[in-house]
The part of an RNA shown here (large-subunit ribosomal RNA, domain III) has 385 nucleotides and comes from a marine metagenome. The RNAcentral record of the full RNA draws on SILVA. It matches the Rfam family "Bacterial large subunit ribosomal RNA". Rfam links the family to the GO terms ribosome and structural constituent of ribosome. The prediction has a mean pLDDT of 81.
Context: one part of a larger RNA
RNA sequence: AAGUAGCGAUAAGGGGAGUGAGAAACUCCCCCGCCGAAAGUCCAAGGUUUCCUGGGCCAGGGUAAUCCUCCCAGGGUUAGUCGGCACCUAAGGCGAGGCCGAAAGGCGUAGUCGAUGGAAAACAGGUUAAUAUUCCUGUACUUCUUUUAUGGAGUGAUGCGGGGGUGGAGAAAGGUAGCUCUGCUGGGCGAUGGUUGUCCCAGUUCAAGCGUGUAGGCAGUGGAAUUUGGCAAAUCCGGUUCCAUAAUGUCGAGACGUGAUGUGGUGAACUUCGGUUCUUAAGAGAGUGAUCCUAUGCUUACAAGAAAAGCCGCUAAACGUUGAAAUAAGAGAAACCGUACUCUAAACCAACUCAGGUGGACAGGUAGAGAAUACUAAGGCGAUU
Repeated sequence: AAGUAGCGAUAAGGGGAGUGAGAAACUCCCCCGCCGAAAGUCCAAGGUUUCCUGGGCCAGGGUAAUCCUCCCAGGGUUAGUCGGCACCUAAGGCGAGGCCGAAAGGCGUAGUCGAUGGAAAACAGGUUAAUAUUCCUGUACUUCUUUUAUGGAGUGAUGCGGGGGUGGAGAAAGGUAGCUCUGCUGGGCGAUGGUUGUCCCAGUUCAAGCGUGUAGGCAGUGGAAUUUGGCAAAUCCGGUUCCAUAAUGUCGAGACGUGAUGUGGUGAACUUCGGUUCUUAAGAGAGUGAUCCUAUGCUUACAAGAAAAGCCGCUAAACGUUGAAAUAAGAGAAACCGUACUCUAAACCAACUCAGGUGGACAGGUAGAGAAUACUAAGGCGAUU
């Protein structure tokens, strides 16, 4: 220079009360304003205690601070079913032998790793200051082991076959979530002109599972004989031949019933104002309607759109009438790791409490073609002078 520029989005504050040494900024209440395909809610990645409670205010906070994502202390993350591992493989990595190289090492078979993909099973309500599909209540489901009973001949793999199994575009249908209106239930009648009315406010909720097997999709199905194939075998798959037959099998939303004499919701009493106990109203119909489900369906064209395991069938070795498979009932097991909090952000990546960047899910109302735009609900904020 200069007490100058500036104090990081022009979403916005005002009043009252409280606490306190001290309050524009902290807490509570009442107004006002802002976002609302987000500035809300839930995950993945990343962060790694930032979460909750009590205490503190030297430093950090672009000012103050009684406040804090700061400091100190204590507390907090509960799983057979969510995710991982215990299973499988992709790109890719490693790689016994092997090939190459002067060596270091490079490549690569068998194999072994490797999810962003495939593969068994859980929902609703309640609860904590802080966790919950994990705890509790209620109702379920899966896999494996074992015992008993029935049963009376097959079982059996690292092998063989099936299956898993897939891309793009397009169109229509059947449903559902959601929403709207009416009905029903409970309440209200206006501190200012009107408001007993075609008035106002709130509610009318609910899953997995189990039973039924629908709209719809796909395949003809069953039996017998035979055997260049499927690296051995096969009753399986494939090929060939014959017979019978018009339905049968399989996948499959949703609805309905049950789950539910429950739950949630209401009111009353008590209260240390945090809660506790008791009680219990309506619970229907219509319309609209998805980008969700049926559906990896159907139609269509060429550029022809992962793999392996689980699973099903077959037999080889082997085991089995000194009793296999299967079915039912009972009992038991299901370990380990993650789980707090943040996540379009003041907690991640940007040296910062940085107008930048950051994958997925949910998607109310009025107007609208619309996830545009405007206003708004739930919810969240007014951005640290």